[in-house]
Molecule: transfer RNA
Organism: Desulfobulbus sp. Tol-SR
RNA sequence: GGGCGAUUAACUCAGUGGGAGAGUGCCACCUUCACACGGUGGAAGUCACAGGUUCAAAUCCUGCAUCGCCCA
Numbered sequence: 001g002g003g004c005g006a007u008u009a010a011c012u013c014a015g016u017g018g019g020a021g022a023g024u025g026c027c028a029c030c031u032u033c034a035c036a037c038g039g040u041g042g043a044a045g046u047c048a049c050a051g052g053u054u055c056a057a058a059u060c061c062u063g064c065a066u067c068g069c070c071c072a
Base pairs, nucleotide, nucleotide: 001071002070003069004068005067006066007065010024011023012022013021018055026042027041028040029039030038049063050062051061052060
């Protein structure tokens, strides 16, 4: 220098055009003498960033940043 992949909640990840989600963690309550386990509920997201296409974009296109792999 070239090619490919990843980037979504605190963490690990799903989500191939119209509702942003799961598990773990966190908070409250129930349970216990108390803690843990368990149960119920809740909060938490500029979908890395900037543009474009579209009635509508996490999703399609372009650029850019970081990380990983391969080639040279």